[in-house]
Molecule: transfer RNA
Organism: Candidatus Acetothermia bacterium
RNA sequence: GUCCCUAUCGUCUAGCGGCCUAGGACGUCGGCCCUUCAAGCCGAGAACAGGGGUUCAAAUCCCCUUAGGGACG
Numbered sequence: 001g002u003c004c005c006u007a008u009c010g011u012c013u014a015g016c017g018g019c020c021u022a023g024g025a026c027g028u029c030g031g032c033c034c035u036u037c038a039a040g041c042c043g044a045g046a047a048c049a050g051g052g053g054u055u056c057a058a059a060u061c062c063c064c065u066u067a068g069g070g071a072c073g
Stems, first nucleotide, its partner, number of pairs: 001072007010026004018056001028044005049065005
């Protein structure tokens, strides 16, 4: 330099154009319970890498950029 793959709550992950107010697990916070802690139960907060395009509608499709990984030279 060329090509390929990946990027979603703090972490791991679901999502395959509309059913979504982006779901789940762990963790965090609050409450209940308990003598206390843990466990259990209830609840809360928390994310689509950035920009542009296509479309009536984009986390999802296309382009560019950024970051990470890989193959070739």